[in-house]
Context: one part of a larger RNA
RNA sequence: UGUUAGAGUAUUGAAAGGAGCUUUCCUUAGUACGAGAGGACCGGGAAGGACGCACCACUGAUGUACCAGUUUUUGUACCAACAGAAUACGCUGGGUAGUCACGUGUGGAGUGGAUAACUGCUGAAAGCAUAUAAGUAGGAAGCCCACCUUAAAAUGAGUACUCUUUUAUUAAGAUCACGACAAGAUUAGUCGUUAUAUAGGUGUUAAGUGUAAGUUCGGUAACGAUUUUAGCUGAGACAUACUAAUAGAUCGAAAGU
Repeated sequence: UGUUAGAGUAUUGAAAGGAGCUUUCCUUAGUACGAGAGGACCGGGAAGGACGCACCACUGAUGUACCAGUUUUUGUACCAACAGAAUACGCUGGGUAGUCACGUGUGGAGUGGAUAACUGCUGAAAGCAUAUAAGUAGGAAGCCCACCUUAAAAUGAGUACUCUUUUAUUAAGAUCACGACAAGAUUAGUCGUUAUAUAGGUGUUAAGUGUAAGUUCGGUAACGAUUUUAGCUGAGACAUACUAAUAGAUCGAAAGU
């Protein structure tokens, strides 16, 4: 921009893409078959491998400043306590949310349809024979459907429901703006905008770290103990209008009966 008024929501599915895998064991059964050695079809069940999709309760990885320890050095006058640099965490031990796999769940399902090679039944032409000429039955990881996803620009532009109206400083609605996000390069998408829990802050709490500083006590001291399972804390949860979502702006509908 189109889809012949303008919108919102829900849909059908032409078409397209994805998936389609496989091993071992048990049983049927040491049966059929076979002199024996050996050893099944068909059917039923179980456990896996690789691959795909999803998720983070578990196990783990990361988690660049969340907690602690610690070395050298510089500074805050000194002690103590802190801060900076040593990587774009100095090093080390842990680690919430998020993200992920090494973790967890799940998928490849069919008494489907038409067939290929191939195998048949009945059966003439051709008194026989012949799966074929009339008729008729099977048959593959392949084809079509079924399964998952996209999908009406499918210009053949589909369908249903609902909303809006007498012409403009407009309606339904949408966009911008503003607060954000498990959405994101930008766009787009989703949610919210005081009739409010959208984000921040604050409170409580989960979780992490591991018992802060300052005193007091013991020890010559290093240090230990007590107050103290403390103190501190990014993303989690619940609550709470304290702060900011203010003020607003723009676009937006037609003919007929």